[in-house]
RNA sequence: GCGCCCAUAGCGAAGCUGGAUAUCGCAACGGACUACGAAUCCGUAGGUCGGGUGUUCGAAUCACCCUGGGCGCACCA
Numbered sequence: 001g002c003g004c005c006c007a008u009a010g011c012g013a014a015g016c017u018g019g020a021u022a023u024c025g026c027a028a029c030g031g032a033c034u035a036c037g038a039a040u041c042c043g044u045a046g047g048u049c050g051g052g053u054g055u056u057c058g059a060a061u062c063a064c065c066c067u068g069g070g071c072g073c074a075c076c077a
Stems, first nucleotide, its partner, number of pairs: 001073007010026004019057001028044005050066005
């Protein structure tokens, strides 16, 4: 330098033939239970879906550019 893949709550993931309140588990917080904890059960909060622009009635999902990470190939006087 070229190509491919990945980026979604604190952590790990699903959702990606566009459809409207973005889902699940763990963690956190509150409550029930308990003599107190643990476990279990119930509930709550937390995301501008890596950034920007565009397409569209509508974008996590499509297009382009950029950033970060991974893999392969090429170059290395």